[in-house]
Context: one part of a larger RNA
RNA sequence: UGAUGGGGGCCCGCACAAGCAGUGGAGCAUGUGGUUUAAUUUGAUGCAAAGCUAAGAAACUAACCAGGGCUUAAAAUGUCGUGAAUCCUCUUGAAAGAGAGAGGUGCCUUCGGGAACGUGGACACAUAUGGUGCAUAGUUGUCGUCAGCCCAUGUUGUAAGGUGUUGGGUUAAGUCCUGCAAUGAGCGCAACCCUCGUGUUUAGUUGUCAUCGUUGAGUUUGGAACCCUGAACAGACUGCCGGUGAUAAGCUAGAGGAAGGUGAGGAUAACGUCAAGUCAUCAUGCCCCGUAUGCCCUGGGUGACACACGUGCUACAAUGCCCGAGACAAAGGGUCGCGGUCCCGCAAGGGUGAGCUAACCCUAAACCCGUCCUCAGUUCGGAUUGUAGGCUGCAACUCGCCUGCAUGAAGUCGAAAGCACUAGUAAUCGCCAGUCAGCCAUACGGCAGUGAAUUGUUUCCCAGGCAUUGUACA
Repeated sequence: UGAUGGGGGCCCGCACAAGCAGUGGAGCAUGUGGUUUAAUUUGAUGCAAAGCUAAGAAACUAACCAGGGCUUAAAAUGUCGUGAAUCCUCUUGAAAGAGAGAGGUGCCUUCGGGAACGUGGACACAUAUGGUGCAUAGUUGUCGUCAGCCCAUGUUGUAAGGUGUUGGGUUAAGUCCUGCAAUGAGCGCAACCCUCGUGUUUAGUUGUCAUCGUUGAGUUUGGAACCCUGAACAGACUGCCGGUGAUAAGCUAGAGGAAGGUGAGGAUAACGUCAAGUCAUCAUGCCCCGUAUGCCCUGGGUGACACACGUGCUACAAUGCCCGAGACAAAGGGUCGCGGUCCCGCAAGGGUGAGCUAACCCUAAACCCGUCCUCAGUUCGGAUUGUAGGCUGCAACUCGCCUGCAUGAAGUCGAAAGCACUAGUAAUCGCCAGUCAGCCAUACGGCAGUGAAUUGUUUCCCAGGCAUUGUACA
């Protein structure tokens, strides 16, 4: 100087407390371990692995296994020979491929040949999701959006080092003020950026208002006040007032205001730590394979199942379930697409194909009104199974999703333990997108609807910061 203490001091955080809803018990979905297997490809393993890599495993993907094939190779460059190329037919095969046959020559030309494409050979080579993340680049997680981490000059100490960065206040903040052998500076903090919340100006189409008309319709006329949509500005700065404080920084109460003290949310992550993760995104050193650890194909596997763990979904009901009728979004996506309407079907869906490169379509549910059920393993719950269908796709057995009928399991609120959350938050309700032929999505990322409770505080638990103190540690 650090590290560390079941040392003390100060401070902070959904860390505790206060509250609320869940997990842990059940069924299922999904990931992991283990076991099994020809193979169950690989990586990730406390927090910081486990709905993670994977924003989609029936083939492909695909790296795994079995079998069938190739060996200058599926692709690249160079060299030699041959045929222009493309196309057509037959045999064999699970396919990859192997074998055979027919027909026929275009373009440029200095007539030697050449270009492009196919095919055969020899060799240089090529290939590898093979190893090493403890050889690496790049990139990511984590402490942590925590407030820290450093430097120059000066000064001090024999030196390692110290000072600055400590003290007194204050802040979300090494934020600011003040004092001081320090004076300054840099990376961080904050601000600058985006979204939301208010207003003004401007622009009005497919939107809006009025009118005309209608089964309905961009369909008739007029308008730009409103709503809405797009753009540009304004607005918030402790600016004003009272109190407090050291005449400071600030704190506290108030006015005005759509918003008040960082207005709310996002993006943004210092020096470093963990030989943290990744050689399987990619790149790359070294090692290794090279008649295979490379390449092609068919089928299988990654979906196995005594069990253990994680993350979720659905429930156990009456603040509810079923049925009938009625209402209100935002944000996204759409031409190999979204698909209105009408017809068929109990439904999934099928037929038709208006409109839309998009204020057209996909497109709400909780909610409100009314009926029934009356506390039961039930009109709760929906697992499981049988059967009949639909869709996508070459193909749905291993192994897809959806629908109808039948079946109707566990489950009556969950031990120890431990998790999220402070406001438009939790809880609850639905909608959309990406990936995608389809989908195992209950995931992931967004969007709006309804909409709480509690917080005296810091005694304690955990994590962190500052100075201080002890130390057989470096």
Small-subunit ribosomal RNA, 3' major domain from Solanum bulbocastanum, 474 nucleotides, folded computationally. The RNAcentral record of the full RNA draws on SILVA. Its mean pLDDT, the model's own confidence on a scale to 100, is 80. Rfam family: Bacterial small subunit ribosomal RNA.